SAM riboswitch aptamer (S box leader) from Heyndrickxia ginsengihumi, 110 nucleotides, folded computationally. RNAcentral holds the sequence, with entries from Rfam and Ribocentre. The organism belongs to Heyndrickxia, within Bacteria. Of the family's consensus pairs, 97% are formed in the model.
[in-house]
RNA sequence: CUCUUAUCGAGAGCGGCGGAGGGACUAGGCCCUGCGAAGCCCGGCAACCUUCAAGGUAAAUCCUUGAAAAGGUGCUAAUUCCUACAGAUCUUUGGUCUGAAAGAUAAGGG
Repeated sequence: CUCUUAUCGAGAGCGGCGGAGGGACUAGGCCCUGCGAAGCCCGGCAACCUUCAAGGUAAAUCCUUGAAAAGGUGCUAAUUCCUACAGAUCUUUGGUCUGAAAGAUAAGGG
């Protein structure tokens, strides 16, 4: 870099350093930010990998449910902040719903 699978409406600080930008990219919106952005550290959240238990199964390394949190990641404003493409629908400058695309993360493969 790429492929496969799963998830993306919940959760997480009134801390320290740092000093001006940030919300992936493009465009349009809408926001956050000197009452302190990004980044780093600490803290925290979660439970993908992991461990344990119960049930299913002929048996399971498979499936379901529950528990744990030492380790590997991840995350820690707003649904992945919203829209962009397609379809459905309605009270049709537009709204709502569904799906895709794109993206993020994990696990496995190339």
Model confidence (mean pLDDT): 86 of 100.